Notes: The prediction has a mean pLDDT of 83. Predicted 3D model of a 73-nucleotide RNA (transfer RNA) from an archaeon. The sequence is in RNAcentral, with records from ENA and MGnify. It matches the Rfam family "tRNA". Its family is annotated with triplet codon-amino acid adaptor activity in the Gene Ontology. RNAcentral records the identical sequence in 2 taxa.
[in-house]
């Protein structure tokens, strides 16, 4: 300096144009135990990496940035 891939709760994922962005772990409350941890019940958290386009409608298309990771020179 080129080319992919990647970016969504604290963490790790799905979601592939149209409904309240889903689950799993963590966290908090309750229950259960002498107490702790397992189970059960329930509750908080993500304006989906920015900024701009397209569309009746965008996490999803599209451009251009920033970050991480690969490859090539």
């Nucleotide at each position: 300096g080129g080319c992919g891939c990647u970016g969504u709760g604290g963490c790790u994922u799905a979601g592939c144009g149209g409904u309240u962005a889903a689950a799993g772990u963590g966290u908090c409350c309750g229950u259960u135990u002498c107490a702790u941890g397992u189970g059960c019940g329930g509750a908080a958290g993500a304006u989906c990496c920015c900024c701009g386009g397209u569309u009746c409608a965008a996490a999803u298309c599209c451009g251009g940035g920033c970050a991480g990771c690969g490859c090539c020179a």